Notes: The prediction has a mean pLDDT of 76. Two RNAs folded together computationally: RNase P RNA and transfer RNA, 411 nucleotides in total. Rfam match: Bacterial RNase P class A. Rfam links the family to the GO terms tRNA processing, dimeric ribonuclease P complex and ribonuclease P activity. About the family: Ribonuclease P (RNase P) is a ubiquitous endoribonuclease, found in archaea, bacteria and eukarya as well as chloroplasts and mitochondria.
RNA sequence: GAGUUGGCCGGACAGCCGCUGUGUAAAUGCAGAGGAAAGUCCGGGCUCCACAGGACGGGGUGCCAGGUAACGCCUGGGGGGCGCGAGCCUACGGAAAGUGCCACAGAAAAUAUACCGCCUAAGUCCAUUGUGACCGGUAAGGGUGAAAAGGUGCGGUAAGAGCGUACCGCGUUGCUGGUAACAGCAACGGCAGGGUAAACCCCACUCGGAGCAAGACCAAAUAGGGGAGUGCAAGCGUGUGGUCCGCACGGCUUCCGGGUAGGUCGCUACAGGCGUAUGGCAACAUGCGUCGCAGAUGAAUGGCUGUCCUUGACAGAACCCGGCUUACAGGCCAACUC
RNA sequence: GCCGGAGUAGCUCAGCUGGUAGAGCAGCUGAUUUGUAAUCAGCUGGUCGGGGGUUCGAUUCCCUUCUCCGGCU
Numbered sequence: 001g002a003g004u005u006g007g008c009c010g011g012a013c014a015g016c017c018g019c020u021g022u023g024u025a026a027a028u029g030c031a032g033a034g035g036a037a038a039g040u041c042c043g044g045g046c047u048c049c050a051c052a053g054g055a056c057g058g059g060g061u062g063c064c065a066g067g068u069a070a071c072g073c074c075u076g077g078g079g080g081g082c083g084c085g086a087g088c089c090u091a092c093g094g095a096a097a098g099u100g101c102c103a104c105a106g107a108a109a110a111u112a113u114a115c116c117g118c119c120u121a122a123g124u125c126c127a128u129u130g131u132g133a134c135c136g137g138u139a140a141g142g143g144u145g146a147a148a149a150g151g152u153g154c155g156g157u158a159a160g161a162g163c164g165u166a167c168c169g170c171g172u173u174g175c176u177g178g179u180a181a182c183a184g185c186a187a188c189g190g191c192a193g194g195g196u197a198a199a200c201c202c203c204a205c206u207c208g209g210a211g212c213a214a215g216a217c218c219a220a221a222u223a224g225g226g227g228a229g230u231g232c233a234a235g236c237g238u239g240u241g242g243u244c245c246g247c248a249c250g251g252c253u254u255c256c257g258g259g260u261a262g263g264u265c266g267c268u269a270c271a272g273g274c275g276u277a278u279g280g281c282a283a284c285a286u287g288c289g290u291c292g293c294a295g296a297u298g299a300a301u302g303g304c305u306g307u308c309c310u311u312g313a314c315a316g317a318a319c320c321c322g323g324c325u326u327a328c329a330g331g332c333c334a335a336c337u338c
Numbered sequence: 339g340c341c342g343g344a345g346u347a348g349c350u351c352a353g354c355u356g357g358u359a360g361a362g363c364a365g366c367u368g369a370u371u372u373g374u375a376a377u378c379a380g381c382u383g384g385u386c387g388g389g390g391g392u393u394c395g396a397u398u399c400c401c402u403u404c405u406c407c408g409g410c411u
Stems, first nucleotide, its partner, number of pairs: 001338009011308007019032005034314001038325002041323005046211004053245004058207005063077005078092001079090004093202002098200002100196003115142002117138003123134003126130001150168006169191001170189008215265004225256006236250004270292001272291008309312001339410007348363004357394001365381005387403005
């Protein structure tokens, strides 16, 4: 000088005036947006429907092991690809279960086949004994295509061909290492089996539906409903659900007037943050200590002034949490590579 | 806030079990007419919203992102 990886900050300070929540009898004190609060792409909590049950259908995930409440996330490892390197990327099960597709070109696009070419050994005919015809052999070479039925060398042959052989690739079996994915080695097989599963499909695992505008309570007018007990053989209807089964309800008794506008709850204290010790390569787990950190509902977190600098990006909670993805001016720190 | 749907020519829409993107209207040129309209013949015009991936090949399949529309108190 050029890079790689991980982490952090996101104008600072002071004064005045406001807004929201909360404590107090009151003056007044204290707290008040983010790393993404965003997209709503996954997973979970919570609430209602049945406590989420069975079958069919449908969706999702897809190397191995671990972490986690769970995940499509994270950590570590394996295979493959890129980079001189530090490192980075990876939808990475199955194409010998079956079906489909592969336009144009090309002989042929998958039970192989023969346009140009190569050969004339064997067989038949002609006969001038060959640069002949037929019957054939072949896939090495050319040509087409994104892709052409293992690749290269040597032998072999009429010409050729895994026909034989060596190496590489592939498959099967065994042994060794590893929890495993997988790797290494040896023997055998002469090569079957082109690609495509982000085409249908198969295999393994997994998923019930809706969403805080869920749902509960208090309560004007109108309309009729709700709780408890008991009963429910069959049919029918209603409710949840993609469909069916199943489940609950209907009847009777008894109690309560009702549940739209409005209000209250749900509403923030939790899979919580920070520090430390132990276990683990790590993600993370456990113990101890410590902290309390927005909660609105027309919806707050702002405005003005002063000083300083590098003149400040992307952007603002609305039930909560764990992730992913995307946006982001400028600056700082650590480790590593060339 | 939560849940759905759609982006293709200037406009309105087709096309998507993957194979050189079409139609109508509009525009331009010519014919017809004294001239215009209508009509007839021909032509032009496409980052298939943007980016990335799978595949030989993507408007179509997958991921991500942007814009617009609708429903629920």